[in-house]
RNA sequence: CCAGGGGGCCGGGCAGCCGCGUCCUUCGCAAGAAGGCCGAGGAAAGUCCGGGCUCCACGAAACAAGGGUGGCGGGUAACGCCCGCCGGGCGACUUGCUUGCAGGGAAGCCCAGGGAAAGUGCCACAGAGAGCAGACCGCCUCACUCGUGAGGUAAGGGUGAAAGGGUGUGGUAAGAGCGCACCGGGGCUCUGGUAACAGGGCUCGCACGGCAAACCCCACCCGGAGCAAGACCGAAUAGGGGCGGCGCGUCCUUCGGGACAGGCGUGUUUCGCGCCCGACCGCCCGGGUUGGUUGCUUGAGCCGCGCAGCGAUGCACGGCCUAGAGGAAUGGCUGCCCCGGCCGAUACGGUGCCCCAUGGCAUACCGUCGGCCGGACAGAACCCGGCUUACAGGCCCCCUGGCGAA
Numbered sequence: 001c002c003a004g005g006g007g008g009c010c011g012g013g014c015a016g017c018c019g020c021g022u023c024c025u026u027c028g029c030a031a032g033a034a035g036g037c038c039g040a041g042g043a044a045a046g047u048c049c050g051g052g053c054u055c056c057a058c059g060a061a062a063c064a065a066g067g068g069u070g071g072c073g074g075g076u077a078a079c080g081c082c083c084g085c086c087g088g089g090c091g092a093c094u095u096g097c098u099u100g101c102a103g104g105g106a107a108g109c110c111c112a113g114g115g116a117a118a119g120u121g122c123c124a125c126a127g128a129g130a131g132c133a134g135a136c137c138g139c140c141u142c143a144c145u146c147g148u149g150a151g152g153u154a155a156g157g158g159u160g161a162a163a164g165g166g167u168g169u170g171g172u173a174a175g176a177g178c179g180c181a182c183c184g185g186g187g188c189u190c191u192g193g194u195a196a197c198a199g200g201g202c203u204c205g206c207a208c209g210g211c212a213a214a215c216c217c218c219a220c221c222c223g224g225a226g227c228a229a230g231a232c233c234g235a236a237u238a239g240g241g242g243c244g245g246c247g248c249g250u251c252c253u254u255c256g257g258g259a260c261a262g263g264c265g266u267g268u269u270u271c272g273c274g275c276c277c278g279a280c281c282g283c284c285c286g287g288g289u290u291g292g293u294u295g296c297u298u299g300a301g302c303c304g305c306g307c308a309g310c311g312a313u314g315c316a317c318g319g320c321c322u323a324g325a326g327g328a329a330u331g332g333c334u335g336c337c338c339c340g341g342c343c344g345a346u347a348c349g350g351u352g353c354c355c356c357a358u359g360g361c362a363u364a365c366c367g368u369c370g371g372c373c374g375g376a377c378a379g380a381a382c383c384c385g386g387c388u389u390a391c392a393g394g395c396c397c398c399c400u401g402g403c404g405a406a
Stems, first nucleotide, its partner, number of pairs: 001402010012337007020039002023036005041377001045388002048386005053226004058272006066222005071085005086113001087111004093104005114217002119215002121211003136157002138153007165183006184206001185204008230294004240285006249260004262276004301320004306315003338375009349365001350363005
């Protein structure tokens, strides 16, 4: 310098004038005034995941239904997230030669990465044949009426997204894993690794495709609702009305009641507990309250540094407190600066040419001046950890390969 990649940060600054919000202090009877600290984001967005927190479900166990995840091992409060590793694919570049084909392949990126021999289903059209296959063209053999018939074949061609291992070689009438070598695949085993997996050895000619982001099977995980959750205060009303299901009991009794059965609280079952001749379940009609306080900001918090770890992250020490509105606040104006683009001027610098005089000419690349235009995506609402999406412009760091210089 070229090419390919990964990550981080900023995304306006300063000043003046005026104007906002919570809280605190002072003054004031009050209204209010003065002063002080602080006052939107990396995504506040989407509402896709996981939680904290609150309330509900009578509890426990097993199962069912429904839903989620899907290589291995770690991290985390947890996750569908993050980290590392494994496997597959892509990949700048590079090698070979038959110049468009094959091989290798960095950093990095992507993967909805368990199972097709449990079962069901789909693979249109084309094609001979696309789930138990298949002979159109072709090749070989025989016969003959000389272009047809019979038989064999699946190496070559064609159709297609995909045609039942691949390349080569021997063999054959022509062929075929038919034999052989290598690759691929199955089985057994050894070594390494926590494991996914990788490598080695021996052996077997080894016909049996793809799709599960199709239903499904396997492994693991999961109560429900959500701050419009909830709590308190105040106020008001009608402690409202109607219908249905279940109820039909048995025994004892000192007449108080007790026991059993049954019903309900559960998707099913077992156990426990509780309730019950208005308990429970279902439906319909109707009334009151839409006020105030709180939940509401100290957190799985942030920053710095050290140690452990490949890393995600964890631990220890020290420091900091940074919105809490309640129809919803943080804004407006002016000036200068900054960044970017365009136009004009300028020959200071650079470059080129002439010239050899410390010069001239050209050029707007750099610098300077002036003018105009632009300055991204976008606003908390209980709070966190993630993912995904949007983002004008600018800066910084790192990795890989190649070329070159020293």
A computed fold for a 406-nucleotide RNA from a Pseudomonadota bacterium, annotated as Bacterial RNase P class A. The organism belongs to Pseudomonadota, within Bacteria. Of the family's consensus pairs, 95% are formed in the model. Its mean pLDDT, the model's own confidence on a scale to 100, is 76. It matches the Rfam family "Bacterial RNase P class A". The family's RNA type in Rfam is ribozyme.